RNA sequence: GCCCUUAUAGAUCAGUGGUAGAGCGUUGGUCUUGUAAACCAAAGGUCGACGGUUCGAUCCCGUCUGGGGGCA
Numbered sequence: 001g002c003c004c005u006u007a008u009a010g011a012u013c014a015g016u017g018g019u020a021g022a023g024c025g026u027u028g029g030u031c032u033u034g035u036a037a038a039c040c041a042a043a044g045g046u047c048g049a050c051g052g053u054u055c056g057a058u059c060c061c062g063u064c065u066g067g068g069g070g071c072a
Base pairs, nucleotide, nucleotide: 001071002070003069004068005067006066007065010024012022013021018055026042027041028040029039030038048064049063050062051061052060
């Protein structure tokens, strides 16, 4: 330099065009003499940035940035 891949909650990841989810973690509650476990509930997201396509974009297209890989 070229090519491929990836970026979504605190962290690990789902979600292939129509209001963004899970388990874990955090917080509160129930239970317990107490702690843990278990159960219930809640908070937490400009879906990396900027443009484009579309009635509508986390999703499709382009560029850029960061991570990973391959070739030279």